[in-house]
């Protein structure tokens, strides 16, 4: 340096262009002598960052950082 893949809550992932969800995590409650095991319920996203397309973008372009794989 060319080509390629990945970036979304604290963590591992989902999400046909149409209200950003799911699991373990956190807190609260309930239950319990108490703790777990269940149960109910909450809080927690600038979707890496800019600019475009479009009514409307995680999602398509386009550039950009970071990481990964691959060629030389």
């Nucleotide at each position: 340096g060319g080509c390629u893949c990945u970036a979304u809550g604290g963590c591992g992932c989902a999400a046909u262009g149409g209200u950003a969800g799911c699991g373990c995590g956190u807190c609260g409650g309930a239950u319990u002598c108490c703790a777990g095991u269940c149960c109910c319920g909450a809080a927690g996203g600038u979707u890496a960052a800019g600019c475009g397309u479009u009514c409307a973008a995680a999602u398509c372009g386009c550039u950009u950082u970071a990481g990964g794989g691959u060629c030389a």